[in-house]
RNA sequence: GGGCCUGUAGCUCAGUUGGUUAGAGCGCUACAUUGACAUUGUAGAGGUCUCCAGUUCGAAUCUGGACAGGCCCA
Numbered sequence: 001g002g003g004c005c006u007g008u009a010g011c012u013c014a015g016u017u018g019g020u021u022a023g024a025g026c027g028c029u030a031c032a033u034u035g036a037c038a039u040u041g042u043a044g045a046g047g048u049c050u051c052c053a054g055u056u057c058g059a060a061u062c063u064g065g066a067c068a069g070g071c072c073c074a
Stems, first nucleotide, its partner, number of pairs: 001073007010026004019057001028044005050066005
């Protein structure tokens, strides 16, 4: 330098053809339970879906570019 893949919550990830509130598990906070802790249950906080632009009535999802990481070729 060229090609391919990935980027969604603190962490690991799901999100099938674009559609009306963006989710799960773990973690965190509060409460209940206990003599206390753990477990368990209930509730809650936490996201501009990496960034910019485009297409569209509508984009995490499609298109182009940028950035970051991984793999392969040279």
Molecule: transfer RNA
Organism: Candidatus Wolfebacteria bacterium GW2011_GWB1_47_1